Large-subunit ribosomal RNA, domain IV from a Patescibacteria group bacterium, 333 nucleotides, folded computationally. Its Rfam family is "Bacterial large subunit ribosomal RNA". Rfam links the family to the GO terms ribosome and structural constituent of ribosome. The full RNA is in RNAcentral, with records from ENA.
[in-house]
Context: one part of a larger RNA
Formats: sequence, structure tokens, C1' cells
RNA sequence: GUCCUCAAGGAACUCGGCAAAUUAGCGGCCGUAAGUUAGCGAUAAGGCCUGCCCUCAAUUAAGUUUGGGGGCCGCAGCGAAAGAUUCCCUAGCGACUGUUUACCUAAAACACAGCUCCCUGCGAACUCGUAAGAGGAUGUAUAGGGGGUGACGCCUGACCGAUGCCAGAAGGUCAAGUACGGUUGGUGAGAUUAUAUCAAGCUGGACUGUAUAAGCCCUGGUGAAUGUCGGCGAUAACUAUAAUCGUCCUAAGGUAGCGUAAUUCCUUGUCCGGUAAGUUCGGACGUGCACGAAUGGCGUAACGACUGGGGAACUGUCUCGAGGACUUGCUCG
Repeated sequence: GUCCUCAAGGAACUCGGCAAAUUAGCGGCCGUAAGUUAGCGAUAAGGCCUGCCCUCAAUUAAGUUUGGGGGCCGCAGCGAAAGAUUCCCUAGCGACUGUUUACCUAAAACACAGCUCCCUGCGAACUCGUAAGAGGAUGUAUAGGGGGUGACGCCUGACCGAUGCCAGAAGGUCAAGUACGGUUGGUGAGAUUAUAUCAAGCUGGACUGUAUAAGCCCUGGUGAAUGUCGGCGAUAACUAUAAUCGUCCUAAGGUAGCGUAAUUCCUUGUCCGGUAAGUUCGGACGUGCACGAAUGGCGUAACGACUGGGGAACUGUCUCGAGGACUUGCUCG
């Protein structure tokens, strides 16, 4: 190191029954609760039986199967090996089967059917590509793409002030370019006696004005869009509390349900239960530091190598250690 056995006790071990042990034929007969989506739960749980021989009845292709009666042996009859559910109560999470960190995490994470929102009228939206083109799709809104939620049941409250998106167009603001103007330069037929100046035309740039889009400002809508969902003071014939009132602020002040929770700091909250004794656990209470409704809320049968708590059985996990078998490294020989 790998195994085997053990007096009495039996989880006192430990973070935790980890490991080991128990049970264990998905054979027959009997029997089987709560709950439930009526399918399940369920092989629930629990009890008894099991070999071989003879005989009777039925049956068979068959000493094939089933049942009745009688007999025989052993410590032991699924007689070996292999194979082969321990069980019950209760709570959390996730509906489920499934998927995942190949090589430390298999889960409450991902997915899922279902629900919902947004986009898309077809040369569709969307994706890849510079393009041609391709997928979507040899499909056509009962279709396709994207986001969220996550079976089912009961439901899903208020706020559009901010941000996003959608719609709107009166007004404001607003780029390059272009068009039409203005100022300015050169040249200059021609005019002027000359200098110089003026001027039709031609020509170059600079400055500048007006007109011209979307957007933004603006006006509305929109939450299963991103999000948000108050404070102070007073008040009832004991006390306490406050249905009630006042006031300030806000876009509006958290509705139903749940609640010391996978969320509660104070906290081992308080009460009840379980134990001789319970920071865990179950049921309540609510003063929610800092739950809350598809970043879904609350329930929920079934399911789970998930996570808590309790119990039965069982055991070297332990009290507390002992003995044995085999094997390996090292040392000695």
C1' cells in the first nucleotide's frame, strides 16, 4: 500500500456517516401512505416463500407451465462466480430527459417546451463577402431573424421626469457642395489733351450674403424598453399602537404575494416544535440594514451522482485499539 476479522458500545467520529458496513434475484404471493398535473408516487414501505423426489388435475411440441397432496437432505435451496434498489420524514433550488469548465468546479450554471416583445411584404429582414455572389430558402408573416423569460397553476401593480426606441412636423439651429448676388485684383476695345481715372467685355483668387438635407432643440407615444417605485409631525376613554389628520418633496412613491430568506447588519432576533442539552433545521411573527412581480412574484405532483435538517437499519468513523494475509520501497543479511 491492497485486503480480511473483532469483545462491549453503535456516529460518541467528523465540516459532513467521508469511507466502510447494512439491504439487495426488478423471481412468486400478499400488501402499500401522504400528496397528485390522476399519468404517477410505487419494486413505496412492510411481510412470507424459493432446493430435490413421487403423485393427482389441467395444460404443452416437450420432465412445458400452473395448482393440490405426500416425501427427502443440508448450517445454508436466486446454495458457486458474475450480476444485483439500503429505506423513511422534511425543507431549499431548478419543472422534467438533456448540456457544460477534454486535464481541480456537473451545479442552483446552460439548454429546454411554453410565454412575450421587436424587426421582416420578398431582389425580405439578418449574416458572410471589396464585389460578383451565397446563406436565409427552392422558404413567404401558422414564415424567417433578434432580445427577454423559462413546464404547469394563480398572477404580473404604479411611474414616460431621465435614457433608448417609434411617430410628427410649425418654428429655431445646422456641413460640404451647388446656384444666384455683393465687395475687392488684373487686363482693358473705347472715352479723356496727358498723367491719371472711368467703363462694356474677358479673367484669377479672397472675403461675404441668400437658398438647400438628415440630425439636434421641439411636440406626442412607448415598460414582458434601460430603469425608478419618499420624508417629517400629530392623533383613539389605562398603556401601547395608529384606521385618521397636517405638511414638504416627487415622474410616481412598492400593489398582490412572500419575508431573519441562497437576500437580515444588529443576530445564536422573539415564540413554538424537535434534543437530556440545538449558532444548524421545521413552523410562525415582521421592526424587509438592503424581497417583490417575465434582470419575473408566489406555489407546485414528478424528477435530481444538487444543497440543508431529522430518523431506522448498519457498521473499526469513533471510544481504542488488536490480530492476520499478500505486496512495494529502504536498511541489514